[in-house]
Context: one part of a larger RNA
RNA sequence: GGCCACUGCUAUGGGGGUCCGACUAAGCCAUGCGAGUCAUGGGGCGCGCUCUGCGCGCACCGGCGGACGGCUCAGUAACACGUCGGUAACCUACCCUCGGGAGGGGGAUAACCCCGGGAAACUGGGGCUAAUCCCCCAUAGGCCUGGGGUACUGGAAGGUCCCCAGGCCGAAAGGGCGUAAGCCGCCCGAGGAUGGGCCGGCGGCCGAUUAGGUAGUUGGUGGGGUAACGGCCCACCAAGCCGAAGAUCGGUACGGGCCAUGAGAGUGGGAGCCCGGAGAUGGACACUGAGACACGGGUCCAGGCCCUACGGGGCGCAGCAGGCGCGAAACCUCCGCAAUGCGGGCAACCGCGACGGGGGGACCCCCAGUGCCGUGGCACAGCCACGGCUUUUCCGGAGUGUAAAAAGCUCCGGGAAUAAGGGCUGGGCAAGGCCGGUGGCAGCCGCCGCGGUAAUACCGGCGGCCCAAGUGGUGGCC
Numbered sequence: 001g002g003c004c005a006c007u008g009c010u011a012u013g014g015g016g017g018u019c020c021g022a023c024u025a026a027g028c029c030a031u032g033c034g035a036g037u038c039a040u041g042g043g044g045c046g047c048g049c050u051c052u053g054c055g056c057g058c059a060c061c062g063g064c065g066g067a068c069g070g071c072u073c074a075g076u077a078a079c080a081c082g083u084c085g086g087u088a089a090c091c092u093a094c095c096c097u098c099g100g101g102a103g104g105g106g107g108a109u110a111a112c113c114c115c116g117g118g119a120a121a122c123u124g125g126g127g128c129u130a131a132u133c134c135c136c137c138a139u140a141g142g143c144c145u146g147g148g149g150u151a152c153u154g155g156a157a158g159g160u161c162c163c164c165a166g167g168c169c170g171a172a173a174g175g176g177c178g179u180a181a182g183c184c185g186c187c188c189g190a191g192g193a194u195g196g197g198c199c200g201g202c203g204g205c206c207g208a209u210u211a212g213g214u215a216g217u218u219g220g221u222g223g224g225g226u227a228a229c230g231g232c233c234c235a236c237c238a239a240g241c242c243g244a245a246g247a248u249c250g251g252u253a254c255g256g257g258c259c260a261u262g263a264g265a266g267u268g269g270g271a272g273c274c275c276g277g278a279g280a281u282g283g284a285c286a287c288u289g290a291g292a293c294a295c296g297g298g299u300c301c302a303g304g305c306c307c308u309a310c311g312g313g314g315c316g317c318a319g320c321a322g323g324c325g326c327g328a329a330a331c332c333u334c335c336g337c338a339a340u341g342c343g344g345g346c347a348a349c350c351g352c353g354a355c356g357g358g359g360g361g362a363c364c365c366c367c368a369g370u371g372c373c374g375u376g377g378c379a380c381a382g383c384c385a386c387g388g389c390u391u392u393u394c395c396g397g398a399g400u401g402u403a404a405a406a407a408g409c410u411c412c413g414g415g416a417a418u419a420a421g422g423g424c425u426g427g428g429c430a431a432g433g434c435c436g437g438u439g440g441c442a443g444c445c446g447c448c449g450c451g452g453u454a455a456u457a458c459c460g461g462c463g464g465c466c467c468a469a470g471u472g473g474u475g476g477c478c
Base pairs, nucleotide, nucleotide: 001478002477003476004475005474006473007472008471009470012368013367014366015365016364017363019361020360021326027324028323029322031321032320033319036064037063038062041061042060044058045057046056047055048054049053071279072278073277081203082202083201084200085199086198087197090196091195095192096191097190098189099188100187101186103137104136105135106134107133112127113126114125115124116123117122141169142168143167144166145165146164147163148162149161151160152159175184176183177182205251206250207249212242213241214240217239218238219237220236221235222234223233224232254276255275256274257273258269259268260267261266281302282301283300284299285298304315305314306313307312332358334357335356336355340354341352342351343350344349371389372388373387374386375385376384377383378382394414395413396412397411398410399409400408421467422466423465424464425463426448427447432462434461435460436459437458443450444449
């Protein structure tokens, strides 16, 4: 000197930004909102009408989405991350391309009706019914084994391809809209795209006052499991495996892009924005599903809270706002889906505290202003009075702006009106050898040092210096 956090005094306006409960309590939370949508899949109920039909609404069955988006950084020294590779060991809903297909049959259940239980949360029994719900058969297809063929890709066949035999598994909704043309769908196979799983090389903290560590441990055989390899899991067998090139243990810590500083080398940092990871009160588990072991889904244990008719139930803000607590420390229980984007839908459209806006905050950066001229007076760099000028800003009005506002912008009217402080003044270090008070006191001081009766160093006044809507202090980093 720069940067970050807090803080004293002071404060006019505008613009921009990846700023604002990260640091301490990944402590606890009242209330509202934050994920729905499709009526062109289906049966039904209610209502309206121009009533053999059309339209509107509703719960239910069904479909897709709720694994995204949003938050946080506790854990993690690890293939978590970064980078470069591998998968001859894998998956991928919706989307795109190509090829082929949808034959026959059966079943259940909610809504609804009837009867019950319960304080509630909810829940039981009987009866009816539909589908793009569920099941069976067929065909297509797929998989495995054995034998044969040699063609392809490749660094390498254990891969792909063709033929034969055997075995196993085993598709579909010909639904909806439309007068029609056609459109939206359904199933199988192949390829692509996208997203992921797994494996490896290399890279990036401290401690040796941690030197030995290890029993599923290291490997094998066989099996289970998975989309897939694997001691991932299991049975048996062998006795291995890691380590001073630092194993193990302990401490600390999400990693990176980047950020701060510096001429650089380097040093320090990793909140906010972007990428990746992890977590959702602590912990464990599976279900559904293309995908989860799932923040606003489920089950169990623990701790906490709430309701209860004591039988039994309910909740999880590290989403947005808001509260308590903790603290030196951090905002409104606002508006809107108009934009961007996401989900659903043929679409119209609907939803979205993502997002876009507004409000609050001396968070940072940038810009501007707090006036100008004349005359007179005075204790004259200035101040006061009077007259005049200008109008950024201010007040009032109109238009524009906006989803609606606000701000901004343009124009009109009024009026110098509405706007300056903080620190310092002995040296370092720019500016008093001025006045008063105090008297080794009271106090100042980063360091040196001032103060014991003339203090340029304390306190006040007057002047001066430096910065300026800021200026000083404390802590941290370079």
The part of an RNA shown here (small-subunit ribosomal RNA, 5' domain) has 478 nucleotides and comes from Thermococcus sp. AM4. It matches the Rfam family "Archaeal small subunit ribosomal RNA". Rfam 15.1 lists 709 matches to the family in 491 species. The organism belongs to Thermococcus, within Archaea. The coordinates come from a structure-prediction model, not an experiment, and the mean pLDDT is 84. RNAcentral holds the full RNA, with entries from SILVA.